RNAcentral holds the full RNA, with entries from ENA. Predicted 3D model of a 536-nucleotide part of an RNA (large-subunit ribosomal RNA, domain I) from Virescentia guangxiensis. Its Rfam family is "Bacterial large subunit ribosomal RNA". Model confidence (mean pLDDT): 81 of 100.
Context: one part of a larger RNA
């Protein structure tokens, strides 16, 4: 020096634990805001740097219920105090709520300034005024209201819209109408009650799920893209206008009975309907109704609560819940927690019972709304710069292609049922439908958040970035972004001696254990060392 062994340091693997995440289920809620919100700043405490909580009525007020003995947050400890005249807590409802922040009296470099003490702007109502230009009519000026402004995770709808990347390069073509970014709503949205689908038979809104199907097709026919009907389910609901016609409703014109414009009535379909004429019914103290909104009453149900069985003993041990014995309850043997493992020790658990108050849902009642049927005749009405074309895009699974249908932009421009559209170029028959108004629950899609569960999910290098921090810390800034859990049942946290400036230590004492001694639970290797032993 190497190797072996004991025996220590170091270090924080590994087992074990869990306060913390994740993934799901069911149920609630799906908003919050000018009565000033989401978020912040300052502040508030007997001593108070942080967190939580509060607001100059500030670690809290009042009420009005629950609850029964302690209380003064996290969080010790001193003071000093409250409380059976019922506190702290727990629920409901009000009250204060400093300054900013849409921020809105003005300004501003947010949480400040200034002053005439302003609800700023718009946007609705009323009313005075009043251009260009007579009549208006824009605009100002007052009063009223108190509607909007902004915040919010997804899902939803529209509007603008990319590249990496596939193609083994790249230009059509993919990525993909995605990411982003903007608008707008709603607890859902959106669609939706046939100008559909079929196919020679039929069906009857929409939506969502299986299935057809990775088919028919598209496609430099590459790379990829990629349906629909039919059939099964899942939920079910249909309705209102326009017009024609009516009017002894208003109102303005023209002017002498007409026009227009609101308004009421009327009417809403496709085996075509309606007006409009004619017959015949007045059912209605009825029927239906999802709408549409109002009220009180009983019940449900949220949001504190209550009552709630049954085990001892010896033994081991620091400690009994463990182990022998013999018992108990169970609608309760969920789970927590307790000096080791507990159905009978303790919160609880089943079950049972509760609301002064405020809220929700749903059923009632009233109100309100809506409701007769044939005939006949073809005079009238049945959504207009639309429908079709034509050309230029977009969209349909469909890349212009035979490209229909739908949808924009220029331009042209029809027809009223003896009409008009569709059935994939286009004729014809023939079948289905009746464009150019509108609204219409549920089936479905989401979870910032509340609660109750689950979990062949993690177990501190895992699980979320956080056992918590968007902090420390980096960046001028948009931004990025960490590490870090375990003494013990109890602190019983080591009183006194002694070395030493201390720091660390040795006694001594506490504990079941101190090699649990706060750098604290095991406590691997790596590495460092001390004794011994071999080898050289």
């Nucleotide at each position: 020096a190497g190797c072996u062994u004991a025996c220590g340091g170091u270090g924080g693997a590994u087992a074990c634990c869990u306060u913390g995440g994740c993934a799901u289920u069911c149920a609630g809620a799906a908003g919050c805001g000018a009565u000033g919100a989401a978020g912040g700043g300052c502040g508030u405490g007997g001593u108070u740097a942080c967190c939580a909580a509060c607001g100059a009525a500030a670690u809290u007020c009042u009420u009005c219920g629950g609850g029964g003995a302690a209380c003064u947050g996290g969080a010790a400890a001193c003071a000093a105090g409250u409380u059976u005249u019922g506190a702290u807590c727990c629920g409901g409802a009000g009250g204060u709520g400093c300054c900013c922040g849409a921020a809105u009296g003005a300004g501003g470099a947010a949480a400040c300034u200034c002053u005439u003490u302003a609800u700023a702007c718009u946007a609705c109502c009323u009313g005075u005024u009043g251009a260009a230009u007579c009549u208006a009519u824009a605009g100002a000026c007052a009063g009223g209201c108190a509607a909007g402004a902004g915040c919010g995770a997804a899902c939803u709808u529209g509007g603008c819209g990319a590249a990496c990347u596939g193609a083994a390069a790249c230009a059509u073509c993919u990525u993909a109408g995605u990411a982003g970014c903007c608008g707008a709503a709603g607890g859902a949205a959106a669609a939706g009650a046939a100008a559909g689908c079929a196919a020679a038979c039929g069906c009857g809104a929409u939506u969502c799920c299986c299935u057809g199907a990775g088919u028919a097709g598209u496609g430099g026919c590459g790379a990829a893209c990629g349906a629909a009907a039919c059939g099964g389910g899942a939920a079910c609901a249909g309705c209102c206008u326009a017009a024609a016609c009516c009017g002894u409703g208003a109102a303005a014109a023209a002017u002498a009975u007409u026009u227009u414009u609101c308004c009421g009535g009327g009417g809403u379909u496709g085996u075509g309907g309606g007006a409009a004429a004619g017959c015949a019914a007045u059912u209605a103290u009825u029927a239906a109704g999802a709408u549409u909104a109002a009220u009180a009453u009983a019940u449900a149900g949220u949001u504190a609560a209550a009552c709630a069985a049954a085990a001892u003993a010896g033994u081991u041990g620091g400690a009994a819940u463990a182990c022998u014995a013999u018992a108990u309850c169970a609608u309760a043997g969920a789970a927590g927690g307790u000096g080791a493992u507990a159905a009978u020790c303790c919160u609880g658990u089943a079950g049972u019972u509760g609301a002064a108050a405020a809220c929700u849902g749903a059923a009632g009642u009233u109100a309100c709304u809506u409701a007769u049927g044939c005939u006949u005749u073809a005079u009238c009405c049945c959504g207009a710069g639309u429908a079709g074309c034509a050309u230029g895009g977009g969209a349909c699974a469909c890349g212009u292609g035979a490209a229909a249908c739908c949808c924009c932009g220029u331009g042209u421009g029809a027809a009223u049922c003896a009409g008009c559209g569709a059935g994939g170029a286009c004729c014809a028959c023939c079948u289905c439908g009746u464009a150019a108004g509108g609204c219409u629950a549920a089936a479905u899609a989401u979870u910032c958040c509340u609660g109750a569960g689950u979990g062949a999910c993690c177990g501190a290098u895992a699980g979320c970035g956080c056992a918590u921090a968007g902090u420390a810390c980096c960046g001028u800034g948009a931004g990025g972004g960490a590490a870090a859990g375990g003494u013990g049942a109890a602190a019983a946290g080591a009183a006194c001696c002694c070395c030493g400036g201390g720091a660390g230590g040795g006694g001594a004492g506490u504990g079941a254990a101190a090699u649990a001694g706060a750098a604290c639970a095991u406590g691997a290797a790596a590495c460092c060392g001390u004794a011994a032993g071999c080898u050289u």